The prediction has a mean pLDDT of 87. Small-subunit ribosomal RNA, central domain from an uncultured rumen bacterium, 346 nucleotides, folded computationally.

[in-house]
Context: one part of a larger RNA
RNA sequence: UUGGGUUUAAAGGGAGCGCAGGCCGAAUGGUAAGCGUGACGUGAAAUGUCCGGGCUCAACCGGGGCUUUGCGUCGCGAACUGCCGUUCUUGAGUGGGUACGACGCUGGCGGAAUUCGUGGUGUAGCGGUGAAAUGCUUAGAUAUCACGAAGAACUCCGAUUGCGAAGGCAGCUGGCGAGUCUCUUACUGACGCUAAAGCUCGAAGGCGCGGGUAUCGAACAGGAUUAGAUACCCUGGUAGUCCGCGCGGUAAACGAUGGAUGCCCGCUGUUUGCGAUAUACUGUAAGCGGCCAAGCGAAAGCGUUAAGCAUCCCACCUGGGGAGUACGCCGGCAACGGUGAAACUC
Numbered sequence: 001u002u003g004g005g006u007u008u009a010a011a012g013g014g015a016g017c018g019c020a021g022g023c024c025g026a027a028u029g030g031u032a033a034g035c036g037u038g039a040c041g042u043g044a045a046a047u048g049u050c051c052g053g054g055c056u057c058a059a060c061c062g063g064g065g066c067u068u069u070g071c072g073u074c075g076c077g078a079a080c081u082g083c084c085g086u087u088c089u090u091g092a093g094u095g096g097g098u099a100c101g102a103c104g105c106u107g108g109c110g111g112a113a114u115u116c117g118u119g120g121u122g123u124a125g126c127g128g129u130g131a132a133a134u135g136c137u138u139a140g141a142u143a144u145c146a147c148g149a150a151g152a153a154c155u156c157c158g159a160u161u162g163c164g165a166a167g168g169c170a171g172c173u174g175g176c177g178a179g180u181c182u183c184u185u186a187c188u189g190a191c192g193c194u195a196a197a198g199c200u201c202g203a204a205g206g207c208g209c210g211g212g213u214a215u216c217g218a219a220c221a222g223g224a225u226u227a228g229a230u231a232c233c234c235u236g237g238u239a240g241u242c243c244g245c246g247c248g249g250u251a252a253a254c255g256a257u258g259g260a261u262g263c264c265c266g267c268u269g270u271u272u273g274c275g276a277u278a279u280a281c282u283g284u285a286a287g288c289g290g291c292c293a294a295g296c297g298a299a300a301g302c303g304u305u306a307a308g309c310a311u312c313c314c315a316c317c318u319g320g321g322g323a324g325u326a327c328g329c330c331g332g333c334a335a336c337g338g339u340g341a342a343a344c345u346c
Base pairs, nucleotide, nucleotide: 004317005316006315007300008299012314014201015200016199017198021194022193023192025088026087027086028085029084030083031082033081034080035077036076037075038074039073040072041071042070048066049065050064051063053061054060091191092188093187094186095184096183097182100179103177104176105175106174107173108172109171110154114150115149116148117147118146119145120144121143125136126135162169163168206247207246208245209244210243211242216240220236221235222234223233258313259312260311261310262309263308266291267290268289269288270287271286272285273284274283275282295302296301319346320345321344328339329338330337331336
């Protein structure tokens, strides 16, 4: 490389947009580049092979045929691919109607809790644990009441619920923006799918500058435990946790399952539309779940949300360790990230 694979054995890129590239619906006319076919030219000789011949045979030698799968020229064919026209509507998109949602950004508002402050009541403990101690407290704590301040998060509703490409998104409400589904079949008429590079987004933690700091809390300090205890438990507590701007770009970024399209028994629950209706029930479309037929699978299991049957495009794998390391290059303020070996060894 071919082949075979990628839920769990090695292997799906974290996600989207998208240039090139690859692939691409139906009908019809043309063309003849690909494709098929015929003729001609060329395809050195030796070699190979078949036939017959010469050395007594053979090796060997010489003769004839075939082969030489290729290339070129000129014809013919037109199913398929390509190209050029014309047409179509089912793919794709647009318009119109009704809905839907924790979808995004931004502003305003709310109550509970927590901590702190002030004042009142009140008195000797509180707190914490397996048990304790550190800690707080007669300068009046804990408890309780009133008022005030601050920051962060939104109990119940709440659910195999909903939305989003993924990360993710949850108090109420205003504004701005985006989206999917459904109904209609009015419009365009293949405008499509995928996507190396590229661009953008990307939890938590981290970094830079500025703010904020109630809670929790790496580091750190103390108290315990213990043979020791650089831990688990306790009392404190800085960075951080929050906001703005910027950087970083990784996760068990998981459905460990790339995207798109078509096809293939059913039962059942639920969300949101639309329709019929006897308002019991029922049809249909798009989601979200459970169980199964066929089929698939090493099995576990998957099973119209496929891991089934097929097509297209991308990514990735090729024994374990060494190693996601070294070196180089690229990116980054750094931390580090991306790319990514070999010797050796089993």